Context: one part of a larger RNA
Molecule: large-subunit ribosomal RNA, domain II
Organism: Candidatus Woesebacteria bacterium GW2011_GWD2_40_19
RNA sequence: GCCGGCGAGUUUUCAGUUACUUCUUAUGUCUAACCCCAAUUUGGGGGGAGGCGAAGGGAAACCAAGUGUGAAUAGCGCGUUUGGAGUAACUGGAAGACCCGAAGCUGGGUGAGCUAGCCAUGAGCAGGGUGAAUGUUGAUGAAAGUCGACAAGAGGCCCGAACCCGUUGUUGUUGCAAUAACAUGGGAUGACUUGUGGUUAGAGGCAAUAUACUUAUCGAACCCAGAGAUAGCUGGUUCUCCCCGAAAGGUCUAUGGGGACCGUGGUCCGUAACGUUCUGCUGGUUGUAGAGCACUGGAUGGGCAAGAGAGCGCAAGCAAUUUUGCUCAAUCAAACUCCGAAUACUAGCGUGAGCUAUCGAACUAGAAAGCCGCAUCGGGCUAAGCUGAUGCGACGAAAGGGAAACAACCCUUGACUCUCAGUUAAGGCCUCUAAAUUACAACUAAGUUUGAAAGGAAGUUUCCUUUCUCAGACAGCCAGGAGGUUGGCUCAGAAGCAGCCACCCUUUAAAGAUAGCGUAACAGCUCACUGGUCGAUGAGAGGGAGCGCCGAAGAUUUAUCGAGGAUAAGUUGUAUGCCGAAGCUAGAGAUUUUGUCUUGAAUUUAUUCAAGAUGGAGUGGUAGGGGAGCGUUCCAACAGCGGUGAAGCUGAACCGGAAGGUUUGGUGGAGCGGUUGGGAGUGAGAAUGUCGGC
Numbered sequence: 001g002c003c004g005g006c007g008a009g010u011u012u013u014c015a016g017u018u019a020c021u022u023c024u025u026a027u028g029u030c031u032a033a034c035c036c037c038a039a040u041u042u043g044g045g046g047g048g049a050g051g052c053g054a055a056g057g058g059a060a061a062c063c064a065a066g067u068g069u070g071a072a073u074a075g076c077g078c079g080u081u082u083g084g085a086g087u088a089a090c091u092g093g094a095a096g097a098c099c100c101g102a103a104g105c106u107g108g109g110u111g112a113g114c115u116a117g118c119c120a121u122g123a124g125c126a127g128g129g130u131g132a133a134u135g136u137u138g139a140u141g142a143a144a145g146u147c148g149a150c151a152a153g154a155g156g157c158c159c160g161a162a163c164c165c166g167u168u169g170u171u172g173u174u175g176c177a178a179u180a181a182c183a184u185g186g187g188a189u190g191a192c193u194u195g196u197g198g199u200u201a202g203a204g205g206c207a208a209u210a211u212a213c214u215u216a217u218c219g220a221a222c223c224c225a226g227a228g229a230u231a232g233c234u235g236g237u238u239c240u241c242c243c244c245g246a247a248a249g250g251u252c253u254a255u256g257g258g259g260a261c262c263g264u265g266g267u268c269c270g271u272a273a274c275g276u277u278c279u280g281c282u283g284g285u286u287g288u289a290g291a292g293c294a295c296u297g298g299a300u301g302g303g304c305a306a307g308a309g310a311g312c313g314c315a316a317g318c319a320a321u322u323u324u325g326c327u328c329a330a331u332c333a334a335a336c337u338c339c340g341a342a343u344a345c346u347a348g349c350g351u352g353a354g355c356u357a358u359c360g361a362a363c364u365a366g367a368a369a370g371c372c373g374c375a376u377c378g379g380g381c382u383a384a385g386c387u388g389a390u391g392c393g394a395c396g397a398a399a400g401g402g403a404a405a406c407a408a409c410c411c412u413u414g415a416c417u418c419u420c421a422g423u424u425a426a427g428g429c430c431u432c433u434a435a436a437u438u439a440c441a442a443c444u445a446a447g448u449u450u451g452a453a454a455g456g457a458a459g460u461u462u463c464c465u466u467u468c469u470c471a472g473a474c475a476g477c478c479a480g481g482a483g484g485u486u487g488g489c490u491c492a493g494a495a496g497c498a499g500c501c502a503c504c505c506u507u508u509a510a511a512g513a514u515a516g517c518g519u520a521a522c523a524g525c526u527c528a529c530u531g532g533u534c535g536a537u538g539a540g541a542g543g544g545a546g547c548g549c550c551g552a553a554g555a556u557u558u559a560u561c562g563a564g565g566a567u568a569a570g571u572u573g574u575a576u577g578c579c580g581a582a583g584c585u586a587g588a589g590a591u592u593u594u595g596u597c598u599u600g601a602a603u604u605u606a607u608u609c610a611a612g613a614u615g616g617a618g619u620g621g622u623a624g625g626g627g628a629g630c631g632u633u634c635c636a637a638c639a640g641c642g643g644u645g646a647a648g649c650u651g652a653a654c655c656g657g658a659a660g661g662u663u664u665g666g667u668g669g670a671g672c673g674g675u676u677g678g679g680a681g682u683g684a685g686a687a688u689g690u691c692g693g694c
Stems, first nucleotide, its partner, number of pairs: 001694006011095013028052003034046004056063002066078004098236002101233001105226006116200009125190001127159003130155001134151007163187003168183004202218001204214002211220001239629006249262005265364003269360002275355004279350007290339001291337002296333003300329009311318002370395001372393008400411003416589004421585003427579003430564003436576001438575006449566001455550002459547010476533005482506003487501003512527001515526003590619014630683001632680007640672002648667008
């Protein structure tokens, strides 16, 4: 890992609700404990304590089929009656209470054969080195002493085996080994190592303290018990079909991943208008958008007044600037408002239309982590697949078609089943790929289409405004472009052209005291300006709109049309067809509910139940609720099968809407099923489930 077996809402009791059965109905009904008889339990009798009941409402006074509230004769609340017992289902309480799962707590015991300390008694430490005290002796000295020689053999001394330890590295890491091997390393006469016997025990011991060790276990050992501890937590929770179908919100919570109530689901009953939705009219609530500056604050300029005042002045005084107040003007604000919408919400009345929803009661669930899109906003960076709110929609719990793929976008598409029928939506119609290589008119040349900004550009199409132009425009070509003058100043020089100042006049068709190149300075070459030539459906300037261009660099492989590819198969506009879904239509069938009709049954005699026919409306679905069934095992009654072959296993065929059922072949070799009713240890794929096999 697979296969097979086992594996989770049970049982007792109390209470409530619903359904059914039964008893009793006003001199009502039922007994409980307990007592007596009988007795394996069951059962019979007594027992009326007490419960429920024939009137309710109100806190009460009190009133009464009504009453309380209230001004009310209104509205609303509660009422205008059966009760007991039993059975079943559901829910709640108490119990382990659907199952598995802690870490832990408490009690009683077992452990120092491991390890820590201690006690008692034993044992061990090759060899080499160093050479303390002390002694003897020599020299010297007055002496104390000093300097030698020899002897001696101290030390938590040195080197290094045994022995003890475990520094570093490598290997090992389903190992040789639940801590090792190899190499290397530390101690090695000591606070050394070690044998045997003993001792200290868990609220404890022991500890040169590491929270270390206390039998591979230690921030409190192990074993058994309390014990099925508790777990607002995680996981799991077993057959089928039919009907309905949520929530991720509010309030409170030592509360936030848990609960309670309300809202929202289901079931059942009542309600059918005085209901509900849209709509019209008349009212009400409000402080948002906007606006405003009347308050609270912010902020700018002017005038006036008052205070301060650098600086100037011999002084008187003048005065930049600045603060406050008043005033004028123009302003800003979520926590400003003299104002103030639209919507929204709400009350009453009314018309018309739609609806059987809605509303109410009882019982009983889940949920109480939501998420995305659009619109309007707060926070944030007018960031987030961010966060919070309101409204709507989707997903959640929704399949189908489109968006290449894609919970949420589009189809205002909602899947009961079937059909090799039709018709549409979004979206599409060259091929992949169903349907137009459809028609007409334009645009684009960028493969734009098929990703992007500020900004940039004689791209191109179209529209508008304006200037010049046969009295000749624009471009080209030919020619002129002068004189006073080298203007003055400056300067070595400054002559149009380093720089400063001025920028006039004349001759002219025209020509700047010069727009550029150039020279040391001149010179020289152009330009502006003018004439000629040429001969225009012309030449410029500005603006708007459409489609394009640049801006545009990335990491595995083209890689921003889904691909091929396309000059339309791109873009804009108009038009007609077609394709396209589980939509709609058509046909057949199933089922729920409702109306009508028919038949049958029951009786309390006007209802209920069952079956059938027919018409209408439904039948996506998670949590969850309700309904109807299938199967397993056992029990009772009845009727059966089986060695002429039961159960089980296995192949096939058939039947049923499903769970399932029947028949038959093989195997097997002794029990088995049917109908009706009853009772459960009643259904397995998941729980790091559990046991076995492989």